Large-subunit ribosomal RNA, half A from an uncultured Clostridia bacterium, 1692 nucleotides, folded computationally. The sequence was found in a public genome assembly. Its Rfam family is "Bacterial large subunit ribosomal RNA". Gene Ontology terms of the family: structural constituent of ribosome and ribosome. The coordinates come from a structure-prediction model, not an experiment, and the mean pLDDT is 81.

[in-house]
Context: one part of a larger RNA
């Protein structure tokens, strides 16, 4: 380390529970709101953060009425009350009800600001406060009143009503797509989903211009259901949609106008009767029709309208039986043994475990002051009638119709009848007109163009009782509460957490710790129930004991197995008292040894290094409705059955009725239509289909199919509807930025110069999408970052920097879109179509996943079609179920067939070798030309020869296939019918073929065989080779392939050869005197081959060539001749040629076999690779352990036998046995079980101990069952039957817990040390010294933004990247003070809003008048001091602004001024840019200037040292460099009316040291103040505090402030209003006005951060984040480097 017990921690699973939810059931009830709603926002409690209730009367007031002894809610304690003179509670009705919201006085960024009219309360008044009223539209009256005479338009006043909310349900307008069709365009989906108007408690529809019927007459509204019927139609006649008459039920219910005609008002025309209009009144309502004319009656019914009465309910309540009996366990009795007793009460909950009899209830019975519903009655009110007659008259007009586009009817333009209408035409009038499925005729029914109607249907936010073979904390709602935390700019999206106990008896007291946390003690039945609390499973972490591991390799087991430890209540022996002691069963752990490469999914095939899982736990996938089939089963049966619905009822269902309909019983035929036949046909024929030969209906269960999301998870996408321009991108409208330094255009001006002009040069000047470079923008290079410091950044280094810049703020543009200097860029980390929520469970022929068990049989990977090739259909082949029983069927032998392959062959078709033989043709000669000649050139045809051929045959097998008879084997293995699938991707091997390269582990057929769906033995290991085809067990045998030295079972066996190569134990082409056996052919004792010894010669250096050639560079040939025993005009080697040295031949020595040739056995070379051997499996093997042959013996499988136990099928009989056969399996049929939950019924179990958990040596063929023994502490079980959210290891599942990695990476730019304190603890906290950073900041100030972070006292559990005693962190208490500062109460931009309009299906939209909107205008205060925590605010001092107004004074009082009013009129307000020069100042330096300190000990120096300081506002008065303006009178087409105003003309006057205006200037005043370096007490509790205090001057320099957009230039020509001045207008009921003393002066914000640890980035994050100040040396300079005030030192 491993394994095993034992114990603990972690952790929250199981069990059991229920407060919450889930479905329905039956009954109510069904809107709410200007009388201010739904919904909030702030408030309300002694104490109060949340929830509940309530509203300034505020956990609540008052009244009635029920209750009742307690009562101040969840919620506990404390305090302090209230209560029989009835609290509290429960009900009815009232009161009050802040503020917002339709929000309604107007404004607005909801919950706030700011008004105006009365009435009131306060003040001397002003400001201030209370109450009530002021919205818009529409209608209604009435008033009033324009252009424009009457009159209308408007405009006010008054009254009534409207406006907005709401779960689904109704009607209406608008109106998708995905999808299905295996594509897709009609079609579907679908008038769905969205969106929008509108109503209601229901809605809608509804009272015939109907519906059928078809030659004679039928129903009666409408609605909703059951059938008709998936019917009869429609329909790319495809997918798919889909009535209606009829009938069976439920409710029923019918009416009212318009005209015609008549009265009576008003107007109008007429000379007038008398017409016409119009308004109210009657009449009058459908065909047997009204008016009209005559009669005749006041009757009959009806009621949906009001009121009232009694009944019955509704909203609080009451009565309400019977033990607290004994005893036993127990902490507790309702449990267990007895005993009573009730009951129209045994539905339920509770009480210390299971109660009828404790309690609360429940059955039954009662009951209401108020307020309300129902129905049915009465009264009242309303409606309602009849009969003839008949000339006339009336009966809904831009309508019916039609044509054209379209749309709704089941009905897609169809023959398309009916509705409905967008254009456009356009009747009729009861003698008339519409329907009746095109249209005519006839005939039938009815009478549009006006309205109104309950029931009985739909649906449930909501209230009341309930049930539930629903759910029990992962399940049930998303929510045991939360639309909470959170997330997101928003629309939107969203969680997780439930259990001490009967009872808090919730642990006093003590120790130990700084505290957490523990130990005692107490309490309780228990604390192993202690608040992190019931039960306490598994990952995972610990500690204790046993075995076991230091030479030893791997799926970690399985089978064997020494040994070490432990061991029974099983024995046995001892003792008996409990026991003891011993061996054994059993257990634990194991050296070693032999086999042995996980699992799933997915393939032709997977240990695979294909896929998927960190582990562990719980959760996770074939379901349900309606139809079709088919079995089964059950009832009935020539039948079967009921829907809807109605009825009883014990209310849970059930059980009677209900025969509508519906399947069968008859069938043909296209229909009429016949019918056991019909149809066809001229037929009596033939044929075709039926009959002849009757089962079927209805439940229920299963299995499949259809149609729905249809096993389950998974898109990219489309379509709708709404959310975003705080990001970014363009605009729009107000504002703000750009240090510093160079260049030097145009113009000017001067000199030159020209007839003038030009031009030239010198200054001036200061332009420029101009240069260099910082702020600022931007992002072009590397490098670092890459689990980043940062979801794009950092160093260093680039571009651009007065412009087509850059940037705040506010605004617009929106997805079928915008915007865009164009990259398909951007448009909230999203863009070749945003994001959010819906159609929606889109679709997915595609991937994954798919859960217990056993039994039985058992594939396919082929055919044909297929936009079809990884999909589907049928067929083929698997299964079940029934039937089929013949010698059917297989296999062999036999017999009898056809073939046209293998081979063979060449006559055919074609190919093709040599010759031969030739037409033709080239070529060469010849030729005027005709032709001739000639070729070693080409060659058709024939002929001889040798040949090939899947698409050649004059031939042709084996095999295979098709019929048969008979005969063996085999033993149902066929075949039909039906119900269910699965398969359509195949692997290698052998064998024939095609592709290919007679390549592949390629690839296409055929054909057998295996794996695939097979295990076992061989083959070292190895799906497809070879043997065998596992039903169990066995330490039995016999065999197969294959093998016998060891590894490792069997022969170191036998015989006779081979091989020397480790060939065996890879390989060619070649190649060699390897070697065995064999064959042929030479030479050899007449001495062969070898070896040695010797000779090898001569013409002659043969000619020739040559510089030389002499056997030996070459050519050349009758290479010849001689002399020998034999010797070539020479076989090499040499030389310049010569020479030399060999060979051929010969001869001796020797003494026997030597040579060649061409086959065959076995060898050898040929043979180079990458981490030692790595091409026998190893070890090793040589007369074998190799290789050939021969003959034996043995081993060797899950084959076969042997012995035994099980299961299917099947036959037998003796009915429980025997016999045979059979049992490998994937996809896949069948078939029979186990477990979990629940229900019902039946019998039990349990506190003397239930389910879960743990543990175990038990039982069964599995899947499981059982017991005992701990924990548990309160439920549970068997049986039989039924019902499903019924089994999990997998889906990169889900959820939660818990480990690996790993004490590893990191600890986020950067200095930090010592000392002292404090304290349980200090690298970190607080003090103090020293050193370190920044110092156009990492200093100050102040926007946005955050919302208490800010102080002051205390804590340290989590937060904090360490640590803490600290802290932006927790707990308490505290803190934000304005007439001048923002900002409201003023104004107006861009733009939103928008009365009225205009527009538009609705929703909306645009827009005047007005409003609102700041980033702009307008507008009054400063200096100092204080304080833990605010200060231009408090406080000193000293100003100013608006109003108010005694007293007194001045002015003024009768038509004259002042105020007031009023949308007058002018002016002013009012304006870019760039660039120069001045002035003036803040600032800033220096001083031998001045004032305070200091230092000088030892060389000077009592100082020309050295520090430090050396100031002050608003106002108000005067002054003013410099810069700007002309002024005066007169007049009078102008400005809306006037006008002294303005504007215009005309004079005059003047260019100025005049007059006016200006600055943060300068001087007084302010200030006899304030501040000021220092200096400095007292004391208790603290301090450089309180207090007091010096000097205050030159001189330089000098801005970016500020005069002031003044100037000056140029072109892009540079906001509005209000306010301010001036003018004059009107009006009246007209007296009061200036100065002061004194009052008045409202809301909001004001705290801290604010280049950052407090904001935008998920952190206490190197990023981003507008304006202001912005000091000293050097330096151009805001660059850069040191530095001052000043703030840091960066959390290891």
């Nucleotide at each position: 380390a491993g394994c095993a017990u034992a114990u603990a921690g972690g952790g929250g699973a199981u069990g059991c529970c229920u407060u919450g939810g889930c479905a329905c059931u039956a009954g109510g009830c069904g809107c709410c709101g200007a009388u201010g709603a739904a919904g909030g926002a702030c408030g309300u409690g002694a104490u109060a953060a949340g929830c509940u209730g309530c509203g300034a009367u505020a956990a609540g007031c008052u009244a009635c009425g029920g209750u009742a002894a307690g009562a101040u809610g969840c919620a506990c304690u404390u305090a302090a009350u209230c209560u029989a003179u009835g609290a509290c509670c429960c009900g009815u009705a009232g009161a009050u009800g802040u503020c917002c919201g339709a929000a309604u006085g107007c404004g607005g960024a909801a919950a706030c600001g700011c008004a105006c009219u009365g009435a009131g309360a306060g003040u001397u008044a002003u400001g201030u406060c209370u109450c009530a009223g002021u919205a818009u539209c529409a209608u209604a009256a009435c008033a009033u009143g324009a252009a424009u005479u009457c009159a209308u338009a408007g405009u006010g006043u008054u009254a009534u009503g409207a406006g907005g909310g709401g779960a689904a349900c109704c009607c209406a307008c608008u109106g998708a797509a995905c999808u299905g069709a295996a594509a897709c365009a009609u079609c579907u989906a679908a008038g769905u989903a969205a969106g929008u108007g509108g109503a209601g408690g229901a809605a809608a529809a509804g009272a015939g211009a109907a519906u059928a019927a078809a030659c004679u007459a039928a129903u009666u509204a409408u609605u909703g259901u059951g059938g008709g019927a998936g019917u009869a139609g429609u329909g790319g006649c495809g997918a798919g949609c889909g009535a209606a008459a009829c009938u069976g039920c439920a409710a029923g219910a019918g009416c009212c106008u318009a005209a015609a005609c008549c009265u009576a008002g008003g107007g109008a025309a007429g000379a007038a009767a008398u017409u016409c209009c119009u308004u109210a009144g009657g009449g009058g309502u459908u065909u047997c029709g009204g008016a009209c004319u005559u009669c005749a009656a006041u009757a009959u019914g009806a009621u949906a309208u009001g009121u009232c009465a009694a009944u019955c309910g509704a909203u609080a309540g009451g009565u309400g039986a019977a033990c607290u009996u004994g005893g036993u366990u127990g902490g507790a009795a309702a449990a267990c043994c007895g005993g009573g007793c009730a009951a129209c009460a045994c539905a339920g909950g509770g009480u210390a475990a299971u109660a009828g009899c404790c309690c609360c209830g429940u059955a039954a019975c009662c009951g209401a002051a108020a307020u309300u519903g129902a129905a049915c009655g009465a009264c009242a009110g309303u409606c309602u009638a009849g009969a003839a007659g008949a000339u006339u008259c009336c009966a809904g007009a831009g309508u019916a119709g039609c044509a054209c586009g379209g749309g709704g009817c089941a009905c897609g333009u169809g023959a398309a009848a009916c509705c409905c209408u967008g254009u456009g035409u356009g009747a009729a009038g009861a003698c008339a007109c519409c329907a009746g499925g095109a249209c005519c005729a006839u005939c039938u029914g009815g009478u549009a163009a006006g309205g109104c109607u309950a029931a009985a249907u739909a649906c449930g936010a909501c209230c009341u009782a309930g049930u539930g073979a629903c759910c029990g904390a992962u399940a049930g709602c998303g929510a045991a509460u939360a639309g909470u935390a959170c997330c997101g700019u928003g629309a939107g999206g969203g969680a997780a957490c439930g259990g001490u106990g009967a009872a808090a008896a919730g642990a006093a007291c003590c120790c130990c710790g700084g505290g957490a946390g523990g130990g005692g003690a107490g309490u309780g039945a228990a604390a192993a129930a202690g608040a992190a609390c019931c039960u306490g499973a598994a990952a995972c972490u610990g500690u204790a004991u046993g075995c076991u591991u230091a030479c030893a390799a791997g799926c970690a087991g399985a089978g064997a197995a020494a040994g070490a430890c432990u061991g029974a209540c099983a024995c046995a022996u001892c003792a008996u008292g409990a026991g003891a002691u011993g061996u054994u069963a059993g257990g634990u752990u194991g050296a070693u040894c032999u086999c042995g490469u996980a699992c799933c999914u997915u393939u032709u095939g997977u240990a695979g290094a294909a896929u998927g899982g960190g582990c562990c736990g719980g959760c996770g996938a074939g379901u349900u409705a309606c139809g079709g089939u088919a079995u089964g089963u059950a009832g009935c049966g020539a039948g079967g059955u009921u829907a809807a619905g109605u009825g009883a009822u014990u209310a849970a269902g059930u059980c009677a009725c209900g025969g509508a309909g519906c399947c069968g019983a008859a069938g043909c035929g296209a229909a009429a239509g016949c019918g056991a036949g019909u149809c066809u046909g001229a037929a009596u024929a033939g044929g075709g289909c039926g009959c002849u030969u009757u089962a079927g209906u209805u439940g229920c269960a299963u299995a499949u199919c259809g149609u729905a999301g249809a096993c389950c998870c998974g898109a990219a996408a489309c379509c709708c509807g709404a959310c975003g321009a705080c990001c970014u991108a363009a605009c729009c409208a107000u504002g703000a930025g750009c240090a510093g330094g160079u260049u030097g255009a145009a113009g000017c001006g001067g000199u030159g110069g020209u007839a003038a002009c030009a031009c030239a040069c010198c200054g001036u000047g200061g332009a420029g999408g101009a240069c260099c470079g910082a702020a600022c923008c931007c992002a072009c290079g590397u490098c670092c970052g890459u689990u980043g410091a940062a979801a794009c950044g950092u160093c260093c280094g680039g571009g651009g920097a007065u412009g087509a810049c850059u940037u705040g703020u506010g605004g617009u543009u929106a997805g079928c879109g915008g915007u865009g200097a164009a990259a398909c860029g951007c448009c909230a980390a999203u863009c070749g179509a945003g994001u959010c929520g819906g159609g929606a469970u889109a679709u997915a022929g595609c991937u994954g996943g798919u859960u217990c068990u056993c039994c039985u049989c058992g594939a396919a990977a082929u055919a044909g079609c297929u936009u079809u090739a990884g999909g589907g259909c049928u067929a083929g082949c698997c299964u079940c179920u029934g039937a089929u029983a013949a010698a059917a069927g297989a296999u062999u032998g036999c017999u009898g067939g056809g073939g046209g392959u293998a081979g063979a062959g060449c006559a055919c078709u074609g190919a093709a070798u040599g010759g031969a033989c030739u037409a033709g043709g080239g070529g060469c000669c010849u030729u005027c030309g005709c032709g001739g000649g000639u070729u070693a050139c080409c060659g058709a045809a024939u002929c001889c020869u040798a040949u090939c051929a899947a698409a050649c045959u004059u031939c042709g097998a084996a095999u295979a296939c098709c019929a048969g008879c008979c005969a063996a084997u085999u033993g149902u293995u066929u075949u039909c019918a039906g119900g269910g699938a699965g398969u359509c991707a195949g692997a290698c091997a052998g064998u024939g073929u095609g592709a290919g390269a007679u390549a592949a582990g390629u690839u296409u057929c055929a054909u057998u065989g295996u794996c695939a769906a097979a295990a076992c033995g061989g083959a070292a290991a190895c799906a497809g080779c070879c043997g065998a085809g596992a039903u169990c067990u066995a330490c039995a045998a016999c065999u197969a392939a294959g093998g016998u030295c060891c590894c490792a079972a069997a022969g170191u066996a036998a015989u006779g050869g081979u091989u020397a190569a480790g060939u065996g134990g890879a390989a060619a082409a070649g190649g060699a005197u390897g070697u065995g056996a064999g064959a042929u052919u030479g030479c050899a004792c007449a001495g062969a081959c070898a070896a040695c010894c010797a000779g090898g010669a001569u013409g002659u250096u043969g000619g020739c060539u040559c510089a030389g050639a002499a056997g030996c560079a070459g050519c050349c040939a009758u290479u010849c001749a001689u002399u020998a025993a034999a010797a070539g005009a020479g076989u090499g080697c040499g030389u310049a040629a010569u020479a030399g040295c060999u060979c051929a031949c010969u001869g001796g020595u020797c003494g026997a076999g030597u040579g060649a040739u061409a086959g065959u056995g076995c060898g050898c070379c040929g043979a180079a690779g990458a981490u030692u051997c790595a091409a026998c499996g190893g070890g090793g093997c040589u007369a074998a352990a190799a290789c050939c042959a021969u003959a034996c013996a043995c081993c060797g499988a899950a084959g076969u036998u042997u012995a035994g136990g099980g299961a299917u099928u099947g036959a037998a009989u003796u009915u429980a046995u025997u016999c045979a056969a059979u049992c490998g399996g994937u996809a896949g049929a069948g078939g029979a079980g186990c477990a979990a939950u629940g229900u019902a019924u039946a019998c039990g179990g349990g506190c003397a101990g239930a389910a879960g958990c743990a543990g175990u040596a038990u039982c069964g063929u599995a899947a499981g069952g059982g017991g005992c023994u701990g924990u548990g502490g309160a439920c549970u079980g068997u049986a039989u039957a039924c019902a499903a959210g019924a089994g999990a290891g997998a889906a990169u599942g889900c959820c939660g817990g818990c480990a690996u990695g790993a004490g590893u990476a990191g600890c986020g730019a950067g200095a930090g040390c010592a000392u002292a304190g404090u304290g349980a603890g200090a690298a970190u906290c607080u003090a103090u010294g020293c050193c370190g950073u920044c110092g156009a900041a990492a200093g100050u100030c102040u926007u946005a933004g955050g919302u208490u972070u800010c102080c002051u006292g205390g804590g340290g559990a989590a937060g904090g990247c360490u640590u803490g005693u600290c802290c932006g962190c927790c707990c308490a208490g505290g803190g934000u003070a304005a007439g001048u500062c923002g900002g409201g109460a003023a104004c107006u931009a861009a733009g939103c809003u928008g009365a009225g309009g205009c527009c538009g299906a609705a929703a909306g939209g645009c827009g005047u008048a007005g409003g609102c909107g700041a980033u702009g205008u307008c507008c009054a205060a400063c200096a100092g001091g204080u304080a833990g925590a605010u200060a231009u605010u408090c406080c000193u001092g000293u100003a100013c602004c608006a109003c108010c107004a005694a007293a007194a004074u001045g002015c003024g009082u009768u038509a004259u001024a002042a105020a007031g009013c009023g949308a007058g009129c002018a002016g002013u307000g009012a304006c870019a840019c760039a660039g120069u020069a001045g002035g003036a100042u803040a600032g800033u330096g220096g001083a031998u200037g001045c004032a305070c300190g200091g230092u000088g000990a030892u060389g000077g120096a009592a100082a020309u040292c050295c520090g430090u300081g050396u100031c002050c506002a608003a106002a108000u008065c005067a002054u003013g460099a410099g810069g700007g303006g002309u002024c005066u009178a007169a007049u009078u087409u102008g400005u809306a009316a006037a006008g002294u105003a303005c504007g215009g003309u005309u004079a005059g006057a003047g260019c100025a040291c005049a007059c006016c205006c200006u600055a943060g200037g300068u001087g007084a005043u302010g200030a006899c103040g304030g501040g000021g370096a220092g200096u400095g007490a007292a004391a208790a509790c603290u301090a450089g505090u309180a207090a007091u205090u010096a000097a205050g001057u030159c001189c330089a320099u000098g801005a970016a402030u500020u005069c002031a957009c003044a100037c000056u230039g140029g072109c892009g020509a540079g906001a509005a209003a209000a306010g301010c001045u001036g003018c004059g207008g009107u009006c009246g009921c007209a007296a009061g006005u200036a100065u002061u003393a004194g009052g008045u002066g409202c809301c909001c914000g004001u705290a801290c951060c604010g280049c950052a640890a407090a904001c935008c980035g998920a952190c206490a994050c190197a990023g981003g984040u507008a304006g202001a100040c912005g000091a000293u040396g050097a330096g151009a300079g805001a660059a850069u480097c040191a530095u001052a005030a000043g703030a840091c030192g960066a959390a290891c």